[in-house]
Context: one part of a larger RNA
RNA sequence: GGCGUACGGUGGAUGCCUAGGCAGAGAGAGGCGAUGAAGGACGUGGUAAACUGCGAUAAGCUUCGGUGAGCCGUUAAACAGGCUUUGACCCGGAGAUUUCCGAAUGGGGAAACCCGGCAGAGGUAAUGCUCUGUCAUCGUGCGGUAAAUACAUAGCCGCAUGAGGCGAACGCGGGGAACUGAAACAUCUAAGUACCCGCAGGAGAAGAAAACAAUAGUGAUUCCGUAAGUAGUGGCGAGCGAACGCGGAACAGCCCAAACCAAUACUACUUCGGUGGUAUCGGGGUUGUGGGACCUCAACAUGGGAUUGAUGAAGGGUAGCUGAACGGUCUGGAAAGGCCGGCUAUAGUGGGUGAUAGCCCCGUAAGCGAAACUCUGAUUCACCUUAGAGGUAUCCCGAGUACCGCGGGACACGUGAAAUCCCGUGGGAAUCUGGGGGGACCAUCCCCCAAGGCUAAAUACUCCUCUCUGACCGAUAGUGAACCAGUACCGUGAGGGAAAGGUGAAAAGCACUCCAAUAAGGAGGGUGAAAUAGAACCUGAAACCGUAUGCCU
Numbered sequence: 001g002g003c004g005u006a007c008g009g010u011g012g013a014u015g016c017c018u019a020g021g022c023a024g025a026g027a028g029a030g031g032c033g034a035u036g037a038a039g040g041a042c043g044u045g046g047u048a049a050a051c052u053g054c055g056a057u058a059a060g061c062u063u064c065g066g067u068g069a070g071c072c073g074u075u076a077a078a079c080a081g082g083c084u085u086u087g088a089c090c091c092g093g094a095g096a097u098u099u100c101c102g103a104a105u106g107g108g109g110a111a112a113c114c115c116g117g118c119a120g121a122g123g124u125a126a127u128g129c130u131c132u133g134u135c136a137u138c139g140u141g142c143g144g145u146a147a148a149u150a151c152a153u154a155g156c157c158g159c160a161u162g163a164g165g166c167g168a169a170c171g172c173g174g175g176g177a178a179c180u181g182a183a184a185c186a187u188c189u190a191a192g193u194a195c196c197c198g199c200a201g202g203a204g205a206a207g208a209a210a211a212c213a214a215u216a217g218u219g220a221u222u223c224c225g226u227a228a229g230u231a232g233u234g235g236c237g238a239g240c241g242a243a244c245g246c247g248g249a250a251c252a253g254c255c256c257a258a259a260c261c262a263a264u265a266c267u268a269c270u271u272c273g274g275u276g277g278u279a280u281c282g283g284g285g286u287u288g289u290g291g292g293a294c295c296u297c298a299a300c301a302u303g304g305g306a307u308u309g310a311u312g313a314a315g316g317g318u319a320g321c322u323g324a325a326c327g328g329u330c331u332g333g334a335a336a337g338g339c340c341g342g343c344u345a346u347a348g349u350g351g352g353u354g355a356u357a358g359c360c361c362c363g364u365a366a367g368c369g370a371a372a373c374u375c376u377g378a379u380u381c382a383c384c385u386u387a388g389a390g391g392u393a394u395c396c397c398g399a400g401u402a403c404c405g406c407g408g409g410a411c412a413c414g415u416g417a418a419a420u421c422c423c424g425u426g427g428g429a430a431u432c433u434g435g436g437g438g439g440a441c442c443a444u445c446c447c448c449c450a451a452g453g454c455u456a457a458a459u460a461c462u463c464c465u466c467u468c469u470g471a472c473c474g475a476u477a478g479u480g481a482a483c484c485a486g487u488a489c490c491g492u493g494a495g496g497g498a499a500a501g502g503u504g505a506a507a508a509g510c511a512c513u514c515c516a517a518u519a520a521g522g523a524g525g526g527u528g529a530a531a532u533a534g535a536a537c538c539u540g541a542a543a544c545c546g547u548a549u550g551c552c553u
Stems, first nucleotide, its partner, number of pairs: 001552009015538001016502002020473002022470007029462002031166002039101003042055003046079002049075003061095006070083003106115003116135007137163009170201001171199005181188001185235001211218002222249005232240002253454003256398001260283002263280007288432001290397004294391004303385003308382003314376005320368003326341005342359002344348001350362003403427008413439001434449005489496002509537001512524004
């Protein structure tokens, strides 16, 4: 030195564990904010660094309930001092307080700071000073005042009311890529995706046929299945990709504009009787077997209500309560394990307890419970709304609209034979003997009534709350984060972004002695079942490093 054996060191794999995650199910909630949010800064405890809570009333104040013996949050014990059956602490409802910044809103500003006006109050001899309230902008409504400029208007002022900002996804709208695919690439694709902007709600959007269909019919919208990867479209490449119909989910229909009538104001004409026009408002009216106005007749019933108000049965949420049934013995540090003998079950889900507990504890099944706040909401009342028949052919039935040319876009449809829908631009109708559509266009036939508006449910999503589940993870996994993590740290910044869990049943966390220069480390001793469980603490693999020894050299 090598190989082997034994015992160690180092190291932190593995096993076991779970305080945290992940995925879902069922309910709930679906917003918060000028009554100042989200998020922060700074404070706040007897001693107080951080976290948590709270806000100069500062780990809290008041009150109403619950509970019932201890309590003064955590790391984290101690000292000091307190509270508490006259009910503390704790849990829940309601309220009070709630510095400063932040939409931040009196003005400013390098956020958490600086400086003001007005009114009132305190203080001072007085000023300074202090406290309370108030003072941003924009929209809308009303009122006042009032220029150039006579009336007026703009402007200015006041009052009232609303908005502003934040928020995970879902929704609608306005804009809108590229990588990529086409085995290159330009039309095309990716994709109306990502991303930006605006706006809204618990959903949103859409929605009561100028719709489909095809000789038979359907009857608003939305969503699912199918039709169907079909018909189509497509450098007919890559790809893109319907509809009708059928089966389901859920179902709900309405209101204006106009004709006509009336009122008010202004105004023109006037034979002073009125007539006409404009504006506002009320009635009327809402349809495609055309409807309505108008004229005549009949009628006051019946039904509905998506909210306008009131009522508030009953149920739920936000604290809680009751809640069955076990002993002996053996092993052991410890019994829940073994053995013996019982009991209970509308409860043998689950968790804890010194090993594995239906009967030890918390619970579980079942049943019960609210002073207060809140959700759903039956019923009833008020309120609103709702009908027909005939006649006439005078009036009305959404205009720079429909439609057409040109240029684009959307439709599964790339200009194509290209209908349909939307936009830009230039032209530009008709009022029921009217108009649109049925995939160029025309005819026949059929369907429908645009150019105004509202509309629940079925559908989408989950920042958040509660309960439950898992052939989900188990600390290099699972969230980036099981631990004081969006922290430490890096970056000018946008931004990037970790590592890090486990003594023991219980701290019983080693009194005391000794070695030592030791606040290190160790030897005794003690605790403990165990200390090779001693805090660098469960288990403790390998690499790597030793000590002792056998063999070989």
The part of an RNA shown here (large-subunit ribosomal RNA, domain I) has 553 nucleotides and comes from a Desulfitobacteriaceae bacterium. Its mean pLDDT, the model's own confidence on a scale to 100, is 85. Rfam family: Bacterial large subunit ribosomal RNA.